[in-house]
SAM riboswitch aptamer (S box leader) from a marine sediment metagenome, 121 nucleotides, folded computationally.
């Protein structure tokens, strides 16, 4: 810095002793029936990763009006290894725009954006 996902799913033990839900600020939550933090087992998922398939162009082969590999791409399955994750949607809002309801204050809604997380590069 690039892409790609983010309203699915998954929790018992020890140690630990007071905070936790990334971020000012507001909400709402969880916590001494034991927070972070760490270990240990056990799950979830399927991003890498493994098998089967379908596949256009380029390239490359062949016995060349074609064929065959191979591939962006996409179906299906698996779960041995790298990781991730296992309250609430990334718990919500937060800047912009923008539908409905209200005199209003507000409520509920939808797009963008920003910010963060996890993967591959």
């Nucleotide at each position: 810095c690039u892409c790609a996902u983010c309203c699915a799913g998954a929790a018992g033990g020890g140690u630990g002793g007071a905070g936790g839900g990334a971020a000012a600020u507001g909400g709402c939550c969880c916590u001494g029936c034991g927070a972070a933090a760490c270990c240990c087992u056990g799950g979830c998922a399927a991003c890498c990763c493994c098998c089967c398939g379908a596949a256009a162009a380029a390239c490359g082969c062949c016995g060349c009006u074609g064929g065959c590999u191979c591939u962006a791409u996409u179906g299906g399955g698996g779960a041995a290894g790298g990781u991730g994750c296992c309250a609430a949607u990334u718990c919500c809002a937060g800047u912009c725009c923008u539908g409905c309801a209200g005199c209003a204050a507000u409520g509920c809604g939808g797009g963008a954006g920003g910010a963060g997380a996890u993967g591959a590069g």

RNAcentral holds the sequence, with entries from MGnify. Model confidence (mean pLDDT): 84 of 100.